[in-house]
């Protein structure tokens, strides 16, 4: 250089063939329980789905480019 894969909440992962509120676990915050802590229970906050465009009535999902990481190749 070329080819392929990956990028979603603080972390790790979901999200059927594009469909209207992006989910789960851990973590975080508050409350309950407890003499207190841990464990447990209830509730809540937290994501411009890496970035920039395009297609579409509608994009995490399809197309193009860029960036970063990983792998393959002479």
């Nucleotide at each position: 250089g070329c080819c392929g894969c990956u990028a979603u909440a603080g972390u790790g992962u979901a999200a059927g063939u594009g469909g209207u509120u992006a989910a789960c676990a851990c973590g975080c915050u508050g409350c309950c329980c407890u003499c207190u802590c841990a464990a447990g229970g209830c509730a809540g906050a937290g994501a411009u789905u890496a970035c920039g465009g395009g297609u579409u009535c509608g994009a995490g999902u399809c197309c193009c480019g860029u960036u970063a990481g990983c792998g393959g190749u002479a």
Model confidence (mean pLDDT): 81 of 100.
A computed fold for a 74-nucleotide RNA from a Blastocatellia bacterium, annotated as transfer RNA.
The source organism's lineage runs through Bacteria, Pseudomonadati, Acidobacteriota and Blastocatellia.
It matches the Rfam family "tRNA". By type it is a transfer RNA. Rfam links the family to the GO term triplet codon-amino acid adaptor activity.
The sequence is in RNAcentral, with records from ENA and MGnify.